Transfer RNA from a bacterium, 72 nucleotides, folded computationally. Model confidence (mean pLDDT): 85 of 100.
[in-house]
């Protein structure tokens, strides 16, 4: 320098063109003498960034950033 894989809530993952989802975490509540366990209900996404393709992009193509790999 080349190349492969990925960037999704605060953390972890899914989601291979047409409603963005789940677990932890956070927050109210039930219950408790207080907490915790356990049941409910709830906020919280510019889908790394620009373009471009399409009637419609997180998803398809492309530049560019960063992470981790493997060649030199």
């Nucleotide at each position: 320098g080349g190349g492969a894989u990925g960037g999704u809530a605060g953390c972890c993952u899914a989601g291979c063109g047409g409603g963005a989802a789940g677990g932890c975490g956070c927050a109210g509540g039930u219950c408790u003498c207080c907490a915790a366990a356990a049941c409910c209900u709830g906020a919280g996404g510019u889908c790394a960034u620009g373009g471009g393709u399409u009637c419609g992009a997180a998803u398809c193509c492309u530049a560019u950033c960063c992470a981790u790999c493997c060649c030199a």